[in-house]
RNA sequence: UCAUCGGACGCAGGAGAGCGCGGGGCCGGUUGGCUGGGUCCGCCGCCGAAGGCGCAACCGGCCCCCGGAACCGCUCAGGCAAAAGGGCUGCGUAUGUAAU
Numbered sequence: 001u002c003a004u005c006g007g008a009c010g011c012a013g014g015a016g017a018g019c020g021c022g023g024g025g026c027c028g029g030u031u032g033g034c035u036g037g038g039u040c041c042g043c044c045g046c047c048g049a050a051g052g053c054g055c056a057a058c059c060g061g062c063c064c065c066c067g068g069a070a071c072c073g074c075u076c077a078g079g080c081a082a083a084a085g086g087g088c089u090g091c092g093u094a095u096g097u098a099a100u
Stems, first nucleotide, its partner, number of pairs: 003100002005096002008093006018044001020043005026037004045080003051076001052074003058068004
C1' cells in the first nucleotide's frame, strides 16, 4: 500500500405481540350529546431482534485461571395500528490494529 477483516457512518431490506380496559386533565370538531388524537396514573394480557441478565455448546490465551461466546431461557429496560426503533443481511465511504 492492497486484500480479507474490526468498529463507525450513509443507503436499502428487516420479524413478533391488545389501535385492550378504567380514571384524571390537554388539544381539535360539536348548540349539546358525543367523538378523534396524544399525555399521565392504575389494571390485565402478550412479544423477543436496541440494550441487559442467566445458562452454556464452542473458540482463544500468558492455561486449572482468564477472555470471547451461538442456541436456549428471563422479560429489568424496550415493544404490541401507523410513524419511530429494530438483532441481522447486502452495497458504499473514510478510517483502523482488535486480528490475518
Notes: Predicted 3D model of a 100-nucleotide RNA (Glycine riboswitch aptamer) from a Pseudomonadota bacterium. The organism belongs to Pseudomonadota, within Bacteria. The coordinates come from a structure-prediction model, not an experiment, and the mean pLDDT is 77. Of the family's consensus pairs, 90% are formed in the model.